This is a predicted structure of a 552-nucleotide part of an RNA (large-subunit ribosomal RNA, domain I) from a Pseudomonadota bacterium. Lineage of the source: Bacteria > Pseudomonadati > Pseudomonadota. The full RNA is in RNAcentral, with records from ENA.

Context: one part of a larger RNA
């Protein structure tokens, strides 16, 4: 040198273990902002890098509730304090909250400059300076006030004051206004991805949609939304690739209301010489398809019904807590929760902790109880609303609408025999003896009643609390982050983005002597163990060593 054993170093794999993550489930919340938010700057401890909490009243101040012994976070030491006259601590209000940020006095390279009115204080102080405090941005909207065209009064307009409201963030969800492409079609253009992703506005705890101008089929149903079925059905389709319904029928939930208009009254305006005649506003009246209603006339009832507004009253429930049963000798051991005796409790033998495996030690845990502040429900009362018959009248019932014509969209449906549905541009009704629909038109039949509005719950989401579960993971796994993680660093930005967990039951964290400049070590002490020494549990392998054997 090389093999092989032994014994070390050196590395940190594996097992063990979780404070942390993933995925669920049930339940609350579902907003937050000019009363200045999300978010961040700077600060702010006796001493303070980081982190947390906080705002010049800065690890915090009041007040109520709770709570009952120890506190001055993480943090462990030094100092120096509070605390049964009730502190720390937890819940609710409430105060205080520098600077930037919608940032809003103007302006900026956010955390920075410079201003102006008002009030106040200080310098002798009225002119100046400093400080303090309120105010001063834009858009809508209400009200005024001065002023004011064209064009004489006016008016629109302008420059102001007050008063309200708005902005901006936020995780999906929702609705609307734009709107792709890769790709399918074994190519490709109609399609088809897809009205998806994306962009934009808007809104709520949800959203939309909704009280038939609906379906149906000569039978009947009766808002609308969700699921499940009809059904990959009838259908649409370079009849290709594909797309794809409804009726029906079974569930979940269930609520239906208000206006415009006839008329009626009152108070303004406008044109007019006047008589009158238009129009507005506000209040009564009405609101529907077996048609309804107004108006004039008749006859009748005065109790009953609903309610989404409002108080009170009560009851669930969200939120600090608070009660809460039953164990002891003996032995092994560092420790008893282990073994062994013999008990006991259980509406509690879920679970975690305790020096090893604990129903009876601690913290719960089943059951009970529970404030202020909050939230849903019921009962009462208030307030509102509804609610009869006849006869005449023919006065009302949503026009630039309905409908039709070109061009499009939308409907499962591509133009098609194309109903329905909605926009641009053109043409333009009828008024209940009326209109619309029942998939092309016509007619009988049948249904409806548009051209105004509101409307819970069943559905759909989960950033954020709370419970609770898992044949999820276990530090290369699990989030990118178990740890001062979106940090270090990296990029001019957009943006990318890590690595690191474990002494020990407890620090008892090694006084004290030796060697040493120190690092480290060597004793001597603590520990059950130090070969558990803070480069700490366990300590694979690679890899470098020291000793032996054999081979060269």
């Nucleotide at each position: 040198g090389g093999c092989a054993u032994a014994c070390g170093g050196u590395g940190g794999a594996u097992g063990c273990c979780u404070u942390g993550g993933c995925g669920a489930u049930g339940g609350g919340a579902g907003g937050c902002g000019a009363g200045g938010a999300a978010g961040g700057g700077c600060g702010u401890g006796g001493a303070c890098a980081g982190c947390u909490g906080c705002g010049a009243u800065a690890a915090g101040c009041c007040a109520c509730g709770g709570g009952g012994a120890g506190c001055c976070g993480c943090u462990g030491a030094c100092a120096g304090g509070c605390a049964g006259g009730g502190a720390u601590c937890c819940g609710u209000g409430g105060a205080u909250u520098c600077c930037c940020g919608a940032a809003u006095g103007g302006g900026g390279c956010a955390a920075c400059c410079c201003a102006c009115c008002g009030a106040g204080a200080g310098g002798g102080g009225a002119a100046c300076c400093u400080c303090u405090u309120g105010g001063u941005a834009u858009c809508c909207u209400u009200c005024u006030g001065c002023u004011g065209a064209a064009c004489a009064c006016a008016u629109a307009g302008g420059c102001g004051g007050a008063g309200g409201g708005a902005g901006g963030c936020g995780a999906a969800c929702c609705c609307a206004g734009g709107g792709a492409a890769g790709u399918g079609a074994a190519a490709c253009a109609u399609c088809u991805c897809a009205g998806u992703a994306c962009c934009u506005g808007g809104a709520g705890g949800a959203a939309g949609a909704g009280a038939a101008a609906u379906c149906a089929a000569c039978c009947g149903a009766g808002a609308u939304u969700c699921c499940c079925u009809u059904a990959g059905u009838a259908g649409c389709g370079g009849c290709g690739a594909g797309c794809g319904a409804a009726c029906g029928g079974g569930g979940a939930a269930g609520a239906g209301c208000c206006c415009a208009a006839a008329c009626c009254a009152g108070u303004g305006g406008u044109c007019g010489a006047g008589a009158g005649a238009c129009g507005a506003c506000u209040g009564g009246g009405g609101u529907u398809g077996u048609a309804g209603g107004g108006c004039u006339c008749c006859c009748g009832a005065g109790g009953a019904c609903g309610g989404a507004c409002c108080u009170a009253c009560u009851u669930c429930u969200g939120g600090a807590g608070u009660c809460g049963a039953a164990g002891c000798g003996c032995u092994u051991g560092g420790a008893a929760c282990g073994g062994c005796g013999g008990g006991c409790c259980a509406g509690a033998g879920a679970g975690g902790g305790u020096g090893a495996c604990a129903g009876c030690c601690c913290c719960g845990u089943a059951g009970g109880c529970g404030a202020a502040c909050g939230g849903g429900g019921g009962u009462a009362g208030g307030c509102c609303g509804u609610u009869g018959g006849g006869a005449g009248u023919u006065c009302c019932u949503g026009a630039g609408u309905a409908c039709c014509g070109c061009a499009g969209g939308a409907c499962a449906c591509g133009u098609g025999c194309a109903a329905u549905c909605c926009g641009g541009c053109g043409g333009g009704a009828a008024u209940c003896a009326g209109c619309c629909g029942g998939g092309a038109c016509c007619a009988u039949c049948c249904g409806g009643c548009a051209a105004g509005g509101c409307u819970a719950a069943a559905u759909a989401c989960u950033a954020c609390c709370c419970a609770u579960c898992g044949a999820c993971c276990g530090a290369u796994a699990g989030u990118g982050a178990a740890c001062g993680a979106g940090u270090a660093c990296c990029g001019u930005g957009a943006g990318g983005g890590a690595a690191a967990g474990g002494u020990g039951a407890a620090a008892a964290g090694g006084a004290c002597c030796c060697c040493g400049g120190g690092a480290g070590g060597g004793g001597a002490g603590u520990g059950a163990a130090a070969g558990a020494g803070a480069a700490c549990c366990u300590g694979a392998a690679a890899c470098c060593g020291u000793a032996u054997g054999c081979c060269u």